[in-house]
RNA sequence: CACCACCUUCAGGGUCCGGUGCGGGGCGAUCGCCCCUAUUCCGAACCGGCGGUAGCCCGAAGACGGGAAGCCCGCCAGCCGCAAGGCAGAUCCGGUCAAAGUCCGGAGCCGACCGUACAGUCGGGAUGAAAGAAGGGGCAU
Numbered sequence: 001c002a003c004c005a006c007c008u009u010c011a012g013g014g015u016c017c018g019g020u021g022c023g024g025g026g027c028g029a030u031c032g033c034c035c036c037u038a039u040u041c042c043g044a045a046c047c048g049g050c051g052g053u054a055g056c057c058c059g060a061a062g063a064c065g066g067g068a069a070g071c072c073c074g075c076c077a078g079c080c081g082c083a084a085g086g087c088a089g090a091u092c093c094g095g096u097c098a099a100a101g102u103c104c105g106g107a108g109c110c111g112a113c114c115g116u117a118c119a120g121u122c123g124g125g126a127u128g129a130a131a132g133a134a135g136g137g138g139c140a141u
Base pairs, nucleotide, nucleotide: 004138006136007135008134009133010132015044017043018042019041023036024035025034026033027032028031045121046120047111048110049075050074051073052072056067057066058065059064070109071108078087079086080085091107092106093105094104095103113124114123115122
């Protein structure tokens, strides 16, 4: 220490808010009143896995190194299928510039399955799996 396998460890965040009341219960008696009840509804709040890229930031500058995207390119988890295989979210406007998908400003948008009052945030499969990250010894020369 190339290549090649192998082993080990690690590898996801977020409502103690307000309203309503499906439903349930109680009291008096056919019509009222009271209590409980949604992180799922309405309003408001909050969150952002992994790899790549980067006109931004840091190391005074260059070279070089490090950091930086939920919605730019991919991947995992997830879903469908007996299998082969298939599906798989979301960004615009203005500014600057030679150039913006990435910078600055503003306004938006998205989020598997099962359960349950309709869920990105609760419970569950999951003390799981995994994109990948770090480390270890081995092997050619």
Annotation
This is a predicted structure of a 141-nucleotide RNA (FMN riboswitch aptamer (RFN element)) from a Bacillota bacterium. It was read from a public genome assembly, where an Rfam model found it. Of the family's consensus pairs, 100% are formed in the model. It matches the Rfam family "FMN riboswitch aptamer (RFN element)". From the family's description: The RFN element is a highly conserved domain that is found frequently in the 5'-untranslated regions of prokaryotic mRNAs that encode for flavin mononucleotide (FMN) biosynthesis and transport proteins.